[in-house]
């Protein structure tokens, strides 16, 4: 240079147009003599920018990252 795919909470991921969720993690409280394991509540997200839409994490265009494949060079 051409094509694809993947970007969602620290972290690993669901969800795919109609109030964004599940584990671990993290703060509180709760029980324990303590510590750990348990339970309870709660903070915390859609890469950015546009664009359709009554609404967009969900579709469409652009643009950043990252990963694949291929093709040129060396």
């Nucleotide at each position: 240079g051409c094509g694809g795919g993947c970007g969602u909470a620290g972290u690993a991921u669901a969800g795919u147009g109609g109030u964004a969720a599940u584990a671990c993690g993290u703060a509180a409280g709760c029980u324990u003599c303590c510590c750990a394991a348990g339970c309870u509540u709660g903070a915390a997200u859609c890469g950015u920018g546009g664009g359709u839409u009554c609404a967009a994490u969900u579709c469409c265009c652009a643009u950043c990252g990252c990963c694949c494949g291929c093709u040129c060079c060396a």
Predicted 3D model of a 74-nucleotide RNA (transfer RNA) from Candidatus Kuenenbacteria bacterium CG11_big_fil_rev_8_21_14_0_20_37_9.
The same sequence occurs in records of 2 taxa.
Its mean pLDDT, the model's own confidence on a scale to 100, is 82.
It matches the Rfam family "tRNA". Its family is annotated with triplet codon-amino acid adaptor activity in the Gene Ontology. By type it is a transfer RNA. About the family: Transfer RNA (tRNA) molecules are approximately 80 nucleotides in length. Their secondary structure includes four short double-helical elements and three loops (D, anti-codon, and T loops).